[in-house]
RNA sequence: AUGAGUGAUAGAGGUGCGUGUUUUAUUACUAGAUGAUAAGAGGACGUUUGGGGUUCGAUGACGAUCAUUGAAAGGAAAACAUGCCGAAGUUUAACCUUACUCAAACAAGGUUAUGCUGGACUCGUACCUGAAUAAGUACGAGGCUGUCACACUUUAAUAGUGUGGAGAACUAUCUUUAGC
Numbered sequence: 001a002u003g004a005g006u007g008a009u010a011g012a013g014g015u016g017c018g019u020g021u022u023u024u025a026u027u028a029c030u031a032g033a034u035g036a037u038a039a040g041a042g043g044a045c046g047u048u049u050g051g052g053g054u055u056c057g058a059u060g061a062c063g064a065u066c067a068u069u070g071a072a073a074g075g076a077a078a079a080c081a082u083g084c085c086g087a088a089g090u091u092u093a094a095c096c097u098u099a100c101u102c103a104a105a106c107a108a109g110g111u112u113a114u115g116c117u118g119g120a121c122u123c124g125u126a127c128c129u130g131a132a133u134a135a136g137u138a139c140g141a142g143g144c145u146g147u148c149a150c151a152c153u154u155u156a157a158u159a160g161u162g163u164g165g166a167g168a169a170c171u172a173u174c175u176u177u178a179g180c
Stems, first nucleotide, its partner, number of pairs: 002178004007174005014085001016084009032069006042056004046106007088117003092113007118145002121142007147165007
């Protein structure tokens, strides 16, 4: 020279990823509250079912009609700020929290382990405890884009085309080690 490494540091992809705040529309002539009318026995404590407990109710519960009043959360868009480039998302499993308590299932949030995805976009199907045709998730398809490898063409430098792989990747510098 060359080889080996989940070594360290710093970077690149671009409608790039996440978080927070503010504003706006929607949610909504909704939920709730008040009053009136008619009727008459149950109602509430994340959702459903069952047991227990607490509490409200004929001084009228839950619900219905009419009138007056009238939100919010989540999700979405924009702006600003901020952390970053397995950023992050997600399947499955276990555990914890919410919540009066026990049991079963579910929902939301979190931690750990495991697998998958380079990235954004468009379309289709299915699902969703969503108000929604928005958004999200899963699967499939499509071309686009970045990176590396191989092949071909081309050039002063280089650029283009095609095929394929995956982020434990790629680029740069340093470092450890083998070897000369």

The RNA shown here (Lysine riboswitch aptamer) has 180 nucleotides and comes from Terrilactibacillus laevilacticus. Model confidence (mean pLDDT): 78 of 100. It was read from a public genome assembly, where an Rfam model found it. It matches the Rfam family "Lysine riboswitch aptamer". On this family, see Mandal et al., Cell 2003: "Riboswitches Control Fundamental Biochemical Pathways in Bacillus subtilis and Other Bacteria". From the family's description: Riboswitches are metabolite binding domains within certain messenger RNAs that serve as precision sensors for their corresponding targets. Allosteric rearrangement of mRNA structure is mediated by ligand binding, and this results in modulation of gene expression. This family includes riboswitches that sense lysine in a number of genes involved in lysine metabolism, including lysC.